Annotation
The part of an RNA shown here (small-subunit ribosomal RNA, central domain) has 352 nucleotides and comes from an uncultured organism. Its Rfam family is "Bacterial small subunit ribosomal RNA". Gene Ontology terms of the family: ribosome and structural constituent of ribosome. Its mean pLDDT, the model's own confidence on a scale to 100, is 89.
[in-house]
Context: one part of a larger RNA
RNA sequence: CUGGGCGUAAAGCGUCCGCAGGUGGUGUGGUAAGUCUGUCAUUAAAUGCCUGUGCUCAACAUAGGCGCUGUGAUGGAAACUAUCAUACUAGAGGAAAGGAGAGGUAUGCGGAAUAGUGCAAGUAGGGGUAAAAUCCGUAGAUAUGCACUGGAACACCAAAAGCGAAGGCAGCAUACUGGCCUUUUCCUGACACUCAGGGACGAAAGCGUGGGGAGCAAAACGGAUUAGAUACCCGUGUAGUCCACGCCGUAAACGAUGCAUGCUCGGUGUGGGGACCCUCGACCUGGUCCCCGUGCCCAAGGUAACCCGUUAAGCAUGCCGCCUGUGUAGUACGGCCGCAAGGCUAAAACAC
Numbered sequence: 001c002u003g004g005g006c007g008u009a010a011a012g013c014g015u016c017c018g019c020a021g022g023u024g025g026u027g028u029g030g031u032a033a034g035u036c037u038g039u040c041a042u043u044a045a046a047u048g049c050c051u052g053u054g055c056u057c058a059a060c061a062u063a064g065g066c067g068c069u070g071u072g073a074u075g076g077a078a079a080c081u082a083u084c085a086u087a088c089u090a091g092a093g094g095a096a097a098g099g100a101g102a103g104g105u106a107u108g109c110g111g112a113a114u115a116g117u118g119c120a121a122g123u124a125g126g127g128g129u130a131a132a133a134u135c136c137g138u139a140g141a142u143a144u145g146c147a148c149u150g151g152a153a154c155a156c157c158a159a160a161a162g163c164g165a166a167g168g169c170a171g172c173a174u175a176c177u178g179g180c181c182u183u184u185u186c187c188u189g190a191c192a193c194u195c196a197g198g199g200a201c202g203a204a205a206g207c208g209u210g211g212g213g214a215g216c217a218a219a220a221c222g223g224a225u226u227a228g229a230u231a232c233c234c235g236u237g238u239a240g241u242c243c244a245c246g247c248c249g250u251a252a253a254c255g256a257u258g259c260a261u262g263c264u265c266g267g268u269g270u271g272g273g274g275a276c277c278c279u280c281g282a283c284c285u286g287g288u289c290c291c292c293g294u295g296c297c298c299a300a301g302g303u304a305a306c307c308c309g310u311u312a313a314g315c316a317u318g319c320c321g322c323c324u325g326u327g328u329a330g331u332a333c334g335g336c337c338g339c340a341a342g343g344c345u346a347a348a349a350c351a352c
Base pairs, nucleotide, nucleotide: 004323005322006321007306008305012320014201015200016199017198021194022193023192025088026087027086028085029084030083031082033081034080035077036076037075038074039073040072041071042070048066049065050064051063052062053061054060091191092188093187094186095184096183097182098181099180103177104176105175106174107173108172109171110154115149116148117147118146119145120144125136126135162169163168206247207246208245209244210243211242215241216240220236221235222234223233258319259318260317261316262315263314266297267296268295269294270293271292272291273290274289275288276287277286301308302307325352326351327350334345335344336343337342
C1' cells in the first nucleotide's frame, strides 16, 4: 500500500479558461514496451523451509537439498494496456432552420417620489417619540397649487419565473455583442474529460486622480433613556453611497454539497422548444409523448441522525482540490503581491 474521509462533526480552491501531467469510444490488422510463460546464467556465506547427523533431549551446531527476492540473456503467447496502420459514428465539434431570456457594453429617452429654489394663496404651528426634548417656524414654516433645478433609484407587471461560470443582472428604446435550447441527421471523424504551475473574472467595504452629491448615512455633534449609555430611540451630519479611469482580491463568495460521464421506481407544479391527437380550420393550459431547465413530495438505496433521493448525499469510473485532537493561529518568521489597508503561502515552543 491492499483498506479512511470532506452538506451540518476537521475537510470542495469564490468562479471559469487552460499548458504540462493523469485518464480516455467502436471494429480489423501489425509490433511486442508493459503483461503472462519456458529455458539458461546470476542472486557470497549466514538467515528461512525440508531430510539427515552430532551434543542423553531440546535450544544449539553441522551436512545435503529446496527456496525467497531481484537482475540479465534467450525462446514463446497476444486477451488487456501501449504503439503503428486502417476503418467507423453512439462522445465531441460544425452546418442549416427555428426559439426564449433582468446575459454583457455603450448611447439616448421617460414618469412617480424625495430635496432645493421662485411665485401664488394662507396662518400658527410643524416635526419627532413609548413619552419627550434638541430641531424648523411670524424674517411667515407645516399643509396646498404652479414652475424650474439637480441627483439617485426604477412601484405595478413579478413568480417556487428567467439569464449568467461565479460575482451578479430588472423603467423604455436603439446599436454592438457572449452563451444556451429545440429540430433536421447534412458534414468532420475521438478532435475528448480533468487539470499542479499559469492566466482571466470576481459583491460590499476600502485606496488613488478627477468629477458629482437629491436621499441615505460610518465618524462627529446635540437631545433623550440610564446608576452610567462612548449604544439601542430622536434631531443634525462628513467621508462614502453615484460617474470615469486605475488599484484592492476578500465574504455565511452557501446548495456551507469540485468538474465530467454512465446507470437506477413514481407523483405533482412551473419556464423554453418539438412531434402527434382532438378541431372544418386557426387558437387554446384540452390530451399523449420527446428534449432542455427549475421547484416540491416520495420507492429502492444511502446517512450518526437531520435529511438526500434521475438537479443524489444512491450505484460506478476518470481527474483535481482539501482534512488528520483543542488552544496558541489563519498568528510569528521568511518570501511573493499591494500606494496603503492588507492579501496569499504558513509554523513552533508551551498548555490541556